[in-house]
């Protein structure tokens, strides 16, 4: 040079027969305790790697970029 695979929340990661995103840990609030951990209950957090395209609707399907892995030369 080539081919293949991934990129979603602060970490790991689920969603891929297109119908408006989710869990675990992390963080925070309460409640419990003398106090902290722990355990319970709830909040809060995502422009889904960038652009474009198809489509009534795209994390999702298509092409292009970027980064990242492996693997051929």
């Nucleotide at each position: 040079g080539c081919c293949a695979c991934c990129a979603u929340a602060g970490c790991u990661c689920a969603g891929u027969c297109g119908g408006u995103a989710g869990a675990g840990c992390a963080a925070c609030g309460c409640a419990u305790u003398c106090g902290u951990a722990a355990c319970g209950c709830g909040u809060a957090g995502g422009u889904c790697a960038g652009c474009a395209g198809u489509u009534c609707g795209a994390a999702u399907c298509u092409g292009c970029u970027u980064g990242g892995u492996g693997g051929c030369u």